[in-house]
Two RNAs folded together computationally: RNase P RNA and transfer RNA, 468 nucleotides in total. Rfam match: Bacterial RNase P class A. Rfam links the family to the GO terms tRNA processing, dimeric ribonuclease P complex and ribonuclease P activity. The family's RNA type in Rfam is ribozyme.
């Protein structure tokens, strides 16, 4: 210098004018309201609503069902988040990715191709050890029929699973021995399995020993195992006020008990002595509380590798309820473009100054927090890696 | 705000233990028929299965993240 990788931080500033929404105060007004002054008024994601909680109401006795998570240790109010580590895969490397428990508990599936897709099998092929005696041939015995023996073909019964073929995937791999041919059949190395020892909290790693191999993939298929989860949600819920047709239809039930107790089913429990549930229709859609100060943020010190925790100090007034935080102009700052001037250099180029033109994203609270994910013009900072050149 | 659901051809919809050529009706296009049109008959075209990533040998189907569209939820009697 080029290429790359990981992380952090910001996401315009200021002034004037005109507006918008709450709050406090003064004045005018019986009131409604008007006017003046002061002070406040979106984000890193306020978003998606994907997780986890706070809070509120209901339930709170058991079982089934359901949902979620899934290497290990930690962190936290909690989490599917975060931190640290382990293992596997990718990259020359910094580093990145992983829904990463169980496939010898069981069930299912593995199209096409292929011999065979999981109780292994035999299409091509290899062999002729064993049996048979089907054919040929030789020897021998016999008068002949035929018998006996050898060799060959490899017909039949058979042996084999090394090689070929298919596929995403083929029943441990390589080598040597062995054999009729072969084969973990035997051996060496690698892999695998088992218990043991050592280190580690653990995932796991290393070691020596034993075993000739136990047997494919799929659990983001059912399932099994472990752990966690009661349900609903601020339109939760409380209080006040206003209004009407407590009308019509359907179902169930009246002590043998309907129905209710807000996810479903079953049992149990409680309420329930006559009504209850659903649909259509009707009325009001106003006020107020909940409501914003908190597992809050910043700094310092201490503990911890870190996430995070502790102590001390300091800081922080959106809270509306269909929804306000906006517009115009000036100056400054940032980025881009073509110019002009200057510096440097052999040159390409780089740096500085000046005026001109242009650009400035994604997006906006609605009960509140902790995360994740997604969107985003541009700018800054830090760590590290690889390659090339120079010293 | 809170809670749910859907997306396959121009339109309306099928598509199940995941298996390769993704179908149907209507519509469109061409031909036949007719004097012409309709109806009828024949044929053909038309698909990033909303988008992206993952699991798997293999994804319309399973999982995750986005996008678009739609539905329900107040109180009283």
């Nucleotide at each position: 210098a080029g290429a790359g990788u990981g992380g952090g931080c910001c996401g315009g500033g200021u002034g004037a004018u005109c507006g918008c929404c709450g709050c406090g105060g003064g004045c005018c007004g019986u009131a409604a309201g008007g006017u003046c002054c002061g002070g406040g008024g979106a984000g890193g994601a306020a978003a998606g609503u994907c997780c986890g909680g706070a809070c509120u109401c209901c339930a709170u006795g058991g079982g089934c069902a359901g949902u979620g998570u899934g290497c290990u240790g930690g962190u936290u109010a909690a989490c599917g988040g975060c931190c640290a580590g382990c293992g596997a895969g990718g990259g020359u490397g910094a580093c990145c990715u992983c829904a990463g428990g169980g496939a010898a508990a069981g069930u299912g599936c593995c199209a096409c191709a292929g011999a065979a897709a999981a109780u292994a099998c035999a299409c091509c092929g290899c062999c002729g050890a064993a049996g048979u005696u089907c054919g040929g041939u030789c020897g021998u015995c016999g008068a002949a029929a035929g018998g006996c023996g050898g060799c060959c073909g490899c017909g039949c019964u058979g042996g084999c699973a090394a090689g070929g073929u298919u596929g995403a995937a083929a029943a441990g791999g390589u080598g040597c021995g062995g054999u009729a041919a072969g084969a973990g059949c035997g051996c060496a190395c690698c892999g695998c399995c088992g218990g043991c020892c050592u280190g580690g909290u653990g995932a796991c790693a290393g070691g020596a020993c034993g075993g000739g191999c136990a047997g494919g993939g799929u659990a983001a298929a059912c399932c099994c195992c472990a752990c966690a989860c009661g349900g609903a949600g601020c339109a939760a819920g409380g209080c006040c006020a206003a209004a009407u047709a407590g009308g019509g239809g359907g179902g169930c039930g009246u002590u043998c008990g309907a129905g209710g107790c807000u996810g479903g089913c079953c049992c149990g429990g409680c309420c329930g002595a006559a009504g209850c549930c659903c649909c259509c229709g009707g009325g009001u859609a106003g006020g107020u509380c909940g409501c914003u100060g908190g597992a809050u943020c910043c700094c310092a010190c201490g503990g911890g590798u870190a996430a995070c925790c502790g102590u001390g100090g300091g800081a922080c007034u959106a809270g509306a309820g269909g929804a306000a935080u906006g517009a115009u102009c000036g100056c400054c700052g940032c980025c881009c473009g073509a110019c002009g001037g200057g510096g440097u250099g052999a040159g390409a180029g780089c740096c500085c100054c000046g005026g001109c033109g242009g650009g400035g994203a994604c997006a906006g609270g609605a009960u509140c927090c902790g995360g994740c994910u997604u969107a985003c013009a541009g700018a800054c900072c830090c760590g590290c890696u690889c390659u090339g050149c120079g010293g | 705000g809170c809670g749910c659901g859907c997306u396959u051809a121009g339109c309306u919809c099928a598509g199940u233990u995941g298996g390769a050529u993704a179908g149907a009706g209507c519509g469109c296009u061409g031909g036949c028929c007719u004097c012409c049109g309709g109806a009828g008959c024949c044929a053909a075209a038309g698909g990033u299965c909303g988008c992206a990533g993952g699991u798997u040998c293999g994804a319309c189907u399973c999982c995750u993240g986005c996008a678009g569209c739609g539905c329900g939820c107040a109180c009283c009697a």

Its mean pLDDT, the model's own confidence on a scale to 100, is 77.